[in-house]
Context: one part of a larger RNA
Molecule: large-subunit ribosomal RNA, domain IV
Organism: Candidatus Uhrbacteria bacterium
RNA sequence: CCCGUGUUUAGGAACUCGGCAAAAUAGCGGCCGUAACUUCGGGAUAAGGCCUCCCCUCAGCAAUGAGGGGCGCAGCGAAAGACAACAAGCGACUGUUUACCAAAAACACAGCUCCCUGCAAAACCGCAAGGUGAAAUAUAGGGGGUGAUGCCUGGCCAGUGUCAGAACGUCAAGCGGAGAAGUCAUUCCUUCGGGAGGCAGCUUUGAAGCUAAGCGCUGAUGAACGCCGGCGAUAACUAUAAUCGUCCUAAGGUAGCGAAAUUCCUUGUCGGGUGAGUUCCGACCCGCACGAAUGGCAUAACGACUUGUUGACUGUCUCAACAUGGGACUCG
Repeated sequence: CCCGUGUUUAGGAACUCGGCAAAAUAGCGGCCGUAACUUCGGGAUAAGGCCUCCCCUCAGCAAUGAGGGGCGCAGCGAAAGACAACAAGCGACUGUUUACCAAAAACACAGCUCCCUGCAAAACCGCAAGGUGAAAUAUAGGGGGUGAUGCCUGGCCAGUGUCAGAACGUCAAGCGGAGAAGUCAUUCCUUCGGGAGGCAGCUUUGAAGCUAAGCGCUGAUGAACGCCGGCGAUAACUAUAAUCGUCCUAAGGUAGCGAAAUUCCUUGUCGGGUGAGUUCCGACCCGCACGAAUGGCAUAACGACUUGUUGACUGUCUCAACAUGGGACUCG
């Protein structure tokens, strides 16, 4: 010096990203006493105090209670055995998770809602037979979203999706076969070399017309994917703009919340707390770039969650010292 453990004057978080670690509290014994808030269950062992041994007497079956007395620094006499409070954020909760760097605010959840499914169900596995669903039957089953509870959940259907519709347009194979072409019996012409026309058959090609879904088209639909403006002017100080004009749009963000797990400028401004506060709490609102089941806002209880504060406590520190066990090191 390293690892582990213990003690320490005065101070007591000045340490540090942060009280990390350590210290401290000491109970599921008894008595007293317990706030805000609350979903009236809780919160709560809230907090905070006091008692606890032995002997005698009395009461009692006993537990225990009442009275008197005794000893010690100390009577839950050893060991074991919660730190507490306040204020915010997030998630309702108990649960689940990255086996071996993440336990959380992530996942799940009860509840809410939408869609599909009438049973040989939908959905799923399998090439099939067959199976799950289910020996069930819409108070059932499957899928998506949200996430207890309370108060609520605004506008837009232009785009995309989904559903419904069927008149018209488009539209494949197929059906259809007008027409065209090749070959060619017979016929005609011939300078006898050949040429012209061309039935049937065979072959090639092929117009109109008929024809499904889809798409176009018409409509509905947001707890479907999603989206929810700009500029200019205006009130008898100034400032501001209830108001007006104008452009664009499918419609221009409602309630609530707001420098927020969201605010760049920003340590915004004001108030609180501190001697001093980029954090924290309460407000304001010019929201770079909150906002309503991609849920909004509240919320008792709960949390090895995150943030701020207080008390208690301490070698975390001022600032280090000593003791002790094991190493390292030296010698053997």